[in-house]
Molecule: TPP riboswitch aptamer (THI element)
Organism: Cyanobacteria bacterium K_DeepCast_35m_m2_155
RNA sequence: GCUUGUCACUAGGGGUGCCCCUUUGCGGGGGCUGAGAUCACACCCUCUGCACCUGAUCCGGGUCAUGCCGGCGCAGGGAAGUGGAAACGAGCUCGG
Numbered sequence: 001g002c003u004u005g006u007c008a009c010u011a012g013g014g015g016u017g018c019c020c021c022u023u024u025g026c027g028g029g030g031g032c033u034g035a036g037a038u039c040a041c042a043c044c045c046u047c048u049g050c051a052c053c054u055g056a057u058c059c060g061g062g063u064c065a066u067g068c069c070g071g072c073g074c075a076g077g078g079a080a081g082u083g084g085a086a087a088c089g090a091g092c093u094c095g096g
Stems, first nucleotide, its partner, number of pairs: 001092006007083004011046004016040001017032006052077003058071004
């Protein structure tokens, strides 16, 4: 010096389980993990794609239980654009 991320705006894409108590039932209360458990105009993600889906009524471990943890997975899919003064992080290049 350049690019990019953190930021902002607009648009879009997602997931919302498991266990305990109560109730005839609807419903209600509590607990676990997590950014988020359809409480949210919240949270996360948008091709440089760690959102999420398929495989999956999968495999191993663990738990009261559960995608709770790991594997599968350099798997196959998957939704974008603009702006930005400075600072910080990352990468590349040049000079000393």